A computed fold for a 316-nucleotide part of an RNA from Entransia fimbriata, annotated as large-subunit ribosomal RNA, domain IV. The gene name in the source record is rnl.
[in-house]
Context: one part of a larger RNA
RNA sequence: GAAUGUUGAAGGAACUCGGCAAAUUGACCCUGUAACUUCGGGAGAAAGGGUGCUUGUUUCAAAGCAAGUGGCACAGAAUAGGGGGUGGCGACUGUUUAAUAAAAACACAGGACUCUGCAAAGUAGAAAUACAAGAUAUAGAGUCUGACAUCUGCCCGGCACUAUAAAACGAAAGGGGGGCUAAACGGUCCACUGUAAGUCAUAGUAAACGGCGGCAGUAACUCUAACUGUCCUAAGGUAGCGAAAUUCCUUGCCAUAUAAUUGAUGGCCUGCAUGAAUGGUGUCACGACUGCCCCACUGUCUCCAACGUUCGCGCA
Repeated sequence: GAAUGUUGAAGGAACUCGGCAAAUUGACCCUGUAACUUCGGGAGAAAGGGUGCUUGUUUCAAAGCAAGUGGCACAGAAUAGGGGGUGGCGACUGUUUAAUAAAAACACAGGACUCUGCAAAGUAGAAAUACAAGAUAUAGAGUCUGACAUCUGCCCGGCACUAUAAAACGAAAGGGGGGCUAAACGGUCCACUGUAAGUCAUAGUAAACGGCGGCAGUAACUCUAACUGUCCUAAGGUAGCGAAAUUCCUUGCCAUAUAAUUGAUGGCCUGCAUGAAUGGUGUCACGACUGCCCCACUGUCUCCAACGUUCGCGCA
């Protein structure tokens, strides 16, 4: 000096990106236990008290009661939850980057749409064939969403899919005709005719891909604009939520908490650039997730010290 332990005056997070690490708590019995809630939970909530040994008594025992008694200490060593409050995200148990990521990612029960009538659709294969399935629409396949509660607005112009009468364009085969060649079967060329899908056209469909405006004026202080005008659009963002895992300006403004807070929570709405199954908004329980606060606790720190074990180096 390194690693790993033990202890520490006073203070107690002042450390630090962050209480990381360490400390606290810990067993059993008794009392007691809030908001909220899907009435199951939350809950070991929280917060308190007890625990040895001897004798007697009830008893199988555990345990209770009574009397006594030892220690600084009785779950006498070791093993054995720190707790509370409030946000975000994901409902939950589960799964994952074998060897830097365990998560808010994936999955999930539930929801919706689309395809499929069975020699099914779909998938593998060149095919035979196989799976689907020895199943049959309460089934199978694909896509999206993701418990539950409450909801899921407007737009079909673009793109996609589905349906569709006529016209136009539109391949090969087929058809009759003609040219050249040829002994013949025939070969070759030219227009014409002939039409499938498709294109075009017309509708429908957004829990398909997607999209969801601007400029002026106006109320008896001022401000603001329920109101009016005008331009554009397929339609101009509804309910909600909102400086947010989304807010650039920004440390927005107000409040709470602190002596002091770019963080946190609650409000406001001026949403650079929120928004409804690319789901919107809530939500009990749950989480080795993530933000903030409080209690307890501590060598994280003020500020370091002593000691044990192992190792390295130096000197003797």